[in-house]
This record gives sequence, structure tokens and C1' cells, in this order.
RNA sequence: AAACGAAAAAGGCAAACUUACAGUAAUGUGAGGGCGCAAAGCUAUGAGUCCUGUGAAACGCGGGAUUGUCAGGCUGCCGGA
Repeated sequence: AAACGAAAAAGGCAAACUUACAGUAAUGUGAGGGCGCAAAGCUAUGAGUCCUGUGAAACGCGGGAUUGUCAGGCUGCCGGA
């Protein structure tokens, strides 16, 4: 350095649900909460899923959301049990 990860230690993140606000919505943000997480850090690049406009309709065309669905890219704490 790569790879790896313990019923360990330090520090960290935070699902459902509740609540306030924003949004047509998916969903986001703050507070509470804690199911889980070794990248549950960042990035919508590819795929997936979801919302929405259009349209008679679509698996079409357009716009959006999600990185806690998977993959890719970038970065990173602790440890040698």
C1' cells in the first nucleotide's frame, strides 16, 4: 500500500414513526426517534424504482425525485484483534 473487519475501543451516520415547514407529487429540510450501516461520506455517470407534464394510449417524448436498490467514479476514521 492492497485486501480484510471483532459480541473490541474512539468518533460518526440515522429507517419506520411523530411533528413543523417547502413542493401538484415523488420527496426534501429542521426537531424528536433508532431499524439498521465500515463508506448509510460525496457524485444522478449507467441501470432500476418512484412522481409529474404531454398525449387516445404507450414500454414514446419532456421535466423531476431517489446514492439507506445495484454498479461506476472520487475521498475517508479506527484496528491488526
This is a predicted structure of an 81-nucleotide RNA (c-di-GMP-I riboswitch aptamer). The model forms 95% of the base pairs in the Rfam consensus. The sequence was found by an Rfam model in a public genome assembly. It matches the Rfam family "c-di-GMP-I riboswitch aptamer". The family is grouped with related families in Rfam's "c-di-GMP_I riboswitch clan". Its family is annotated with cyclic-di-GMP binding in the Gene Ontology.